[in-house]
Molecule: SAM riboswitch aptamer (S box leader)
Organism: Saprospiraceae bacterium
């Protein structure tokens, strides 16, 4: 990097350092930002996808606790929207993309 499989309207910030821009891209919208963006770096929390733990099934699967190790995250839904369907023209289902996980190439 591709490819596959689950999730993605819940939840979680302080402080230093930098010094202007951020929200994944491109296009509109809207939003945070010099009361200090974006990276970096301590710290803490958050979640429960792996791995371990406990039950039942006993070859794979279910359920459950609990957060020590592996990842992840910590304004706004993935911030909305973008195509494709239905519509009561509010709006809903799907898709694409992306974004992490665990695998396989």
């Nucleotide at each position: 990097a591709u490819u596959u499989u689950a999730u993605a309207c819940a939840g979680a910030a302080g402080g230093g350092u930098g010094g202007a821009g951020a929200g994944a891209u491109c296009a509109g919208g809207c939003u945070c930002u010099g009361c200090g963006a974006a990276a970096c770096c301590c710290u803490g929390g958050c979640a429960a996808c792996c791995g371990g733990c406990c039950u039942c099934a006993c070859g794979u699967g279910a359920g459950g606790a609990g957060a020590a190790g592996g990842u992840g995250c910590c304004a706004a839904a993935u911030c909305c929207u973008g195509c494709c369907a239905a519509g009561c023209u509010a709006u809903u289902g799907g898709g694409a993309a992306u974004a992490u996980a665990a695998a396989a190439u």